[in-house]
RNA sequence: GGGCGGAUAGCUCAGUUGGUAGAGCGCAGCCCUUACAAGGCUGAUGUCGCAGGUUCGAGCCCUGUUCCGCCCA
Numbered sequence: 001g002g003g004c005g006g007a008u009a010g011c012u013c014a015g016u017u018g019g020u021a022g023a024g025c026g027c028a029g030c031c032c033u034u035a036c037a038a039g040g041c042u043g044a045u046g047u048c049g050c051a052g053g054u055u056c057g058a059g060c061c062c063u064g065u066u067c068c069g070c071c072c073a
Stems, first nucleotide, its partner, number of pairs: 001072007010025004019056001027043005049065005
């Protein structure tokens, strides 16, 4: 330098007609307990890497770009 994959909640990751962004763990409150753990209920949290474009509408399609990983040279 070229090719491929990835970037979405605090962490690990889903997200297939383009149509209100989700799960597990974690966190907060309450219940339970003498207390803790476990368990139950409820709840908070997102610039979907960044910038443009297409579209009535984009996490998803197109272009550029940053970072990470792998392969080729």